The part of an RNA shown here (small-subunit ribosomal RNA, central domain) has 354 nucleotides and comes from Internoretia fryeana.
Rfam family: Bacterial small subunit ribosomal RNA.

Context: one part of a larger RNA
Parts: sequence; C1' cells; structure tokens
RNA sequence: AUGGGCGUAAAGGGUUAGUAGGCGGCCCCCUGGACGACUGAGCGGAAAUCCACCGAUAAGGGUGAUGAACGGGAAGUAACCAUGGGGCUUGAGCGAGAUAGAGGUAGAUGGUACAUGUGAGGGACCGGUAAAAUGGGAAGAUCUCACAUGGAACAGCAAAGGCGAAGGCAGUCUACUGGAUCUAGGCUGACGCUGAGUAACGAGAGCUUGGGGAGCAAAAGGGAUUAGAGACCCCUGUAGUCCAAGCCGUAAACGAUGUAUACUAUCUGUUAGGAGGGUCUUGGGGCCCUCUUAGUGGACAAGCUAACGCGAUAAGUAUACCGCCUGGAGAGUACGAUCGCAAGAUUAAAACUC
Repeated sequence: AUGGGCGUAAAGGGUUAGUAGGCGGCCCCCUGGACGACUGAGCGGAAAUCCACCGAUAAGGGUGAUGAACGGGAAGUAACCAUGGGGCUUGAGCGAGAUAGAGGUAGAUGGUACAUGUGAGGGACCGGUAAAAUGGGAAGAUCUCACAUGGAACAGCAAAGGCGAAGGCAGUCUACUGGAUCUAGGCUGACGCUGAGUAACGAGAGCUUGGGGAGCAAAAGGGAUUAGAGACCCCUGUAGUCCAAGCCGUAAACGAUGUAUACUAUCUGUUAGGAGGGUCUUGGGGCCCUCUUAGUGGACAAGCUAACGCGAUAAGUAUACCGCCUGGAGAGUACGAUCGCAAGAUUAAAACUC
C1' cells in the first nucleotide's frame, strides 16, 4: 500500500467547540470538465485458444493477412460534478407560546448524628474480639441530663426517576446563568455534517501557597493471629479527605460500542409535553382509554454475529467524515522531543527471543 476489521479476540481518541481539509437538500439558467460510464467512423489484430470449414463426428493435422474476443482511441452523448447567477423550504437557525429538571456559579441558612469542653446526677467498670490483649477509667470513665463550641455530610422523599458534552450533579432559600423538550408554523433561506492540527473542560490520587481539621484514614507505632505476618482482625494515629487560588491531565474516563443523517415488524413499563374521548370534582384539578413528539428501561420479528448476544437508544440496511488495529514477549519500555515545581504525562522504537 491492498484487502479486512475495531461490544467481549489487536483496535473508538476521556469529552466538547472548532481551523484547514473531505463531503453536502430541491428547481432553473450560463460556462467548463481530468478520471469514470455509454456510443464509436477509420485503423490495429503474433501464435496457441474460441469460432467456421476441410479431414474419418481422427491426429501433439490442415485452411481462414480474420468471424469474434481483445487493446489503445479522435469525436460525440446524456447523467453527474464544478464556477457564476436566480429561485424554493423539507435540512439548519431565529422568533412566539408553554413545560420539566440533584445542569452550573455565588451567597445565606436548617436540623439529625458525631466529637470536644463546661456543669449536674451516678459510683466501677468501659471498650474491643472468633477469643483476647494493647487502650480508656477513683485525677471519677462508660452511662443519663442541660448548655456551649466545631467541622464534615445531607436520612426518609428516592425511582428501571431527572439533568449535563463528558467528568459529574442531591438539605432548604435567594441572586445570576447554560442547555433541552413540546405546540403552532411567523421569519432567514442550505446558513449544513464531520473535523488533522488547535483550544477549552476533564473523577480520584498527587503537588504549591494560605486557611481549616469533627469523623474517617495511606504512612507510622502498639496488641493479636501465625512457622513467619512486612497482611487480613483490634487500639492509636500523621499526611490526606474540607475551603480559596494555582498546577497535574490520568482511570475498567465503560454502553469496554466515535459523531451526524435516513430507512426497517411488534409488545410492555416509565419521565416531560401535545391532541381527542370517558369519568369524578364547587373551582383548581384528579383518574382511565386512544393517538402522537422527545427521552429513558424491559421482551422480541426480520436481519446481523464465531458465539454470547444486538435488535428503531442496532452490533440491522446505507451514506459522509474522523480516530484506531495488523502474532506473543521485549514495551506503552529505551532514546530524543514537548509539557510539568515534582510525581510524571504525551509522542514512541529496536536488538534479542518464541
């Protein structure tokens, strides 16, 4: 490179925005067109083979400066594509009217639990385990009551539930703010899809500076267990966990499934809307049925798959663009480069060997 692939065998980038590039809706006109498609005068046509004829319905026979295949190919044709111009509304967007939500940031605030302190009651154990011991306790613990202080997390509601691009998001209230869905179809008129580089975001751990520190708890110490125990269990306990600002840039960052669009049987939950009908209600509204849009679950037809399974939320049928794979080990390592305070991250081989 070709061909083939990427849920689980090697392989989807952690996610999004977006530059170059690639690709791109319907109708009309102008001009142009490499490759490809079709038509194709004339020309060419090695032999064998095919075909036709001869030969015996033979020959490892013969004949045919060609009957065909075939090769290149002037020119032309419509379709298609492109440039320029004009138009359209279904893609995309704007606006209008509704709706739901742990979406984000900041501030305020609440109660339970827990810990500590103080005061009171009380008077001997408490704690912990399979059993113990270390540990705490007459300097009065554990336990009970009251008060104060402190930090962190928000029971029930809670759900196969909701929101977000992903990471992720949950007490309550307020301010600011992003996105989505539905209904009607007012406006713009292809403004679109993807996206190498690039930029932004990105759990936890870790790092820097300054705060904070209740509980938990790497490290560390002790008690057990054990042949040993550098562990599992127990008693302590520092970083850390929390906040502010700044780094780091990785995860089984998973649906192990890139994004977008179209099409392809059904059945059944649920969330947010819409339309119609029934029923209850003083109203607001509640409940039930049918249809429908957008999400989110389950079971399956066709089809796909090595199987498992997937199956309108596809791993089906197709298109566009990007990323990635190419036997194991060496190795996601060495060297170099870029980034980083560091830890390290990203990019990424070879020898040797099976």
The full RNA is in RNAcentral, with records from SILVA.